About this RNA:
The prediction has a mean pLDDT of 82. A computed fold for a 75-nucleotide RNA from Sulfurovum sp., annotated as c-di-GMP-I riboswitch aptamer. The source organism's lineage runs through Bacteria, Campylobacterota, Campylobacterales, Sulfurovaceae and Sulfurovum. Its Rfam family is "c-di-GMP-I riboswitch aptamer". Rfam links the family to the GO term cyclic-di-GMP binding.
[in-house]
């Protein structure tokens, strides 16, 4: 140093809701706000769903999976 982990420390980040704003729209984004979380940090590579001006071209990572990259620290 790597790995897996909690009853520890020190913080994180935000689900419904809601107000402005963008968008045809799924849906972002900021402010509140706190259901939860151990990567609920980021990537749209697979699948899955969702949405449209539908041979196609978004959204959705807090859907499962897969890549990657971090903070403390018992055992």
């Nucleotide at each position: 140093a790597c790995u897996c982990u909690a009853u520890a420390u020190a913080g994180c980040c935000a689900a419904a809701c809601u107000u402005a704003c963008u968008g045809c729209g799924a849906a972002g984004u900021a402010g509140g706000g706190a259901c939860g979380g151990a990567a609920a940090g980021c990537c749209a590579u697979g699948u899955g769903u969702c949405u449209c001006u539908c041979u196609g071209a978004g959204a959705u990572u807090g859907a499962c999976a897969g890549g990657u990259u971090a903070c403390c620290a018992a055992a």